[in-house]
RNA sequence: GGCUCGUUAGCUCAGCGGUAAGAGCGCCCAGAUAAUUUUCAAAUUACCAGAGGUGGUCGGGGGUUCAAAUCCCUCACGAGCCG
Numbered sequence: 001g002g003c004u005c006g007u008u009a010g011c012u013c014a015g016c017g018g019u020a021a022g023a024g025c026g027c028c029c030a031g032a033u034a035a036u037u038u039u040c041a042a043a044u045u046a047c048c049a050g051a052g053g054u055g056g057u058c059g060g061g062g063g064u065u066c067a068a069a070u071c072c073c074u075c076a077c078g079a080g081c082c083g
Base pairs, nucleotide, nucleotide: 001082002081003080004079005078006077007076010025011024012023013022018066026054027053028052029050031048033046034045035044036043037042059075060074061073062072063071
């Protein structure tokens, strides 16, 4: 330098043109249990937890389309292969 694949939530990923972008983990919290403190009320910590809450310029820019995370171009970054 050329080619291929990838870039979506804090992390790991789904989604493959059709109209509020999702899952698991994470984080927050109602609540349960235990321990400690406390005159009561209650507070702190640990652990569990739910049909709860929190979450996104879909890597940047441009284009096609009635409609784009999804198709096209370009740039950036990452991985692999070739030279």